[in-house]
Molecule: transfer RNA
Organism: bacterium
RNA sequence: GCGCCCGUAGCUCAGCCUGGUAGAGCAACUGCCUUUUAAGCAGAUGGUCGAAGGUUCAAAUCCUUCCGGGCGCA
Numbered sequence: 001g002c003g004c005c006c007g008u009a010g011c012u013c014a015g016c017c018u019g020g021u022a023g024a025g026c027a028a029c030u031g032c033c034u035u036u037u038a039a040g041c042a043g044a045u046g047g048u049c050g051a052a053g054g055u056u057c058a059a060a061u062c063c064u065u066c067c068g069g070g071c072g073c074a
Stems, first nucleotide, its partner, number of pairs: 001073007010026004020057001029043004050066005
């Protein structure tokens, strides 16, 4: 230098192909239970979907450029 993959909640990831209310598990928080803790049950909270721009009535999703990480080739 070229090619490919990944980036979404505190963590691990789904959703992207086929645009239409942003989700799951775990953790943390509150409550119940318990002598207490753990376990179990219930509830609520938590997001600029890596950044910018474009297309569109509407973008995590499509297009372009860039940033970060990984792999391969040279």